[in-house]
RNA sequence: AUAGCUCAGUUGGUAGAGUGCUUGCCUUGCAAGCAGGAGACCUGGGUUUGAUCCCCAGU
Numbered sequence: 001a002u003a004g005c006u007c008a009g010u011u012g013g014u015a016g017a018g019u020g021c022u023u024g025c026c027u028u029g030c031a032a033g034c035a036g037g038a039g040a041c042c043u044g045g046g047u048u049u050g051a052u053c054c055c056c057a058g059u
Stems, first nucleotide, its partner, number of pairs: 001059001004019004013049001021037005042058005
């Protein structure tokens, strides 16, 4: 080592932001703006009722 990219976060109870993508509204059209949506915890083990978080190994 977490969303396509850049980064937060939880001293163990399945995670947010910006930007991007996408849908609708708006516009003659585009952009901007507004309102939604999809999308992630490097891999394999261990401990634990429960691991993104703790331990070990690997890349």
The RNA shown here (transfer RNA) has 59 nucleotides and comes from Sciurus vulgaris. The coordinates come from a structure-prediction model, not an experiment, and the mean pLDDT is 83. The source organism's lineage runs through Eukaryota, Chordata, Amniota, Euarchontoglires and Sciurus. Rfam family: tRNA. RNAcentral holds the sequence, with entries from Rfam.